[in-house]
RNA sequence: GGAGUCGGACGGGUCGUUGCCGCGGGUUCUUUGGGACCCGGGGAGGAAAGUCCGGGCUCCGCAGGGCGGGACGCUGGGUAACCCCCAGGGGGAGCGAUCCCCGGACAGUGCCACAGAAACAAACCGCCGACCCCGCACCCCGUGCGGGAGGCAAGGGUGAAAAGGUGGGGUAAGAGCCCACCGGCGGCUGCGGCGACGCAGCCGGCCAGGUAAACCCCGUCCGGAGCAAGGCCAAAUAGGGAGGCGUUCGAGGUCGGCCCGACCGAGCCUCCGGGUAGGCUGCUUGAGGCCGGGAGCAAUUCCGGUCCUAGAGGAAUGACGACCGCCCCGCAAGGGGUACAGAACCCGGCUUAUAGUCCGGCUCCCCUU
Numbered sequence: 001g002g003a004g005u006c007g008g009a010c011g012g013g014u015c016g017u018u019g020c021c022g023c024g025g026g027u028u029c030u031u032u033g034g035g036a037c038c039c040g041g042g043g044a045g046g047a048a049a050g051u052c053c054g055g056g057c058u059c060c061g062c063a064g065g066g067c068g069g070g071a072c073g074c075u076g077g078g079u080a081a082c083c084c085c086c087a088g089g090g091g092g093a094g095c096g097a098u099c100c101c102c103g104g105a106c107a108g109u110g111c112c113a114c115a116g117a118a119a120c121a122a123a124c125c126g127c128c129g130a131c132c133c134c135g136c137a138c139c140c141c142g143u144g145c146g147g148g149a150g151g152c153a154a155g156g157g158u159g160a161a162a163a164g165g166u167g168g169g170g171u172a173a174g175a176g177c178c179c180a181c182c183g184g185c186g187g188c189u190g191c192g193g194c195g196a197c198g199c200a201g202c203c204g205g206c207c208a209g210g211u212a213a214a215c216c217c218c219g220u221c222c223g224g225a226g227c228a229a230g231g232c233c234a235a236a237u238a239g240g241g242a243g244g245c246g247u248u249c250g251a252g253g254u255c256g257g258c259c260c261g262a263c264c265g266a267g268c269c270u271c272c273g274g275g276u277a278g279g280c281u282g283c284u285u286g287a288g289g290c291c292g293g294g295a296g297c298a299a300u301u302c303c304g305g306u307c308c309u310a311g312a313g314g315a316a317u318g319a320c321g322a323c324c325g326c327c328c329c330g331c332a333a334g335g336g337g338u339a340c341a342g343a344a345c346c347c348g349g350c351u352u353a354u355a356g357u358c359c360g361g362c363u364c365c366c367c368u369u
Stems, first nucleotide, its partner, number of pairs: 001365010012324007020043002023040007045340001049351002052349005057226004064260004069222005074088005089102005103217002108215002110211003124156002126152003132148007164182006183207002185204008230281004240272006252264003288307008325338005
């Protein structure tokens, strides 16, 4: 100097004019609910997004049992919890920094496009035809030739994938059929590690694929609904008509996918027509931010100090102007651009989008000294 990889931070600023939503104060009006005006101060994000996980909170019978269902899945740790994070283990990709994946395919079942004979006990071409059968030749025994029954899975071919590899023995031909070495798998023993697992030695021809985001098996966890949760006040009030079911032969409800069990229980369901539908609360101080110190490799946690930072409800946070940043084009004058995106009960994550920048760790290559 170039290429790459991982992590962190920012993501416009100041001023003026004029709006909008909360809060505090003042003046004034009032039907005492509140309204109007003035002043001061506050008012979106790193993802507020997707609503994909996990929790807090709230209510439902404080949720018992069974079936069914769902999620997750190497080990240890962190946490309120997690499908998250940290550290490690194994496998794979890369020269490397680094990145990706993670229970079981010898419990059983299913599936494996196209091609192919066959996608798991296969045989199309091929090899053999020892033993057995038929025919022919030679006078016979027997031998030879041809064909068949049958044997084989070495070679070819198909495919993403075809039953370990190389060499030798063996055989009619062949084959882990046998042997040596190599690779894999499994078992036993010893050592190291909390563990996943690793290392070493010995043994077994065990070598017949893949797929579990197919069913399934094993293990762990899970009651349901959600701020339109829920609570309070106010308003309205009446109840009517038609049909069906039911009152110990129990409709219906709590009850959520079902059943059992428990409790309440005289009303309930459908249609027609009618009335009311305004406000307060929940609501933002929280597993909170920042700084310092301790423990820990780290995630994280403990202690001390300090700070308070939106709260709408058809839904505010806007618009315009000036100057300055930043980026691009241009020699210059100047011109253009400034992303993704908008809180809705609150947190912790994941994922996705993002103009333009800044900082740091590490790796590889080239050059120079």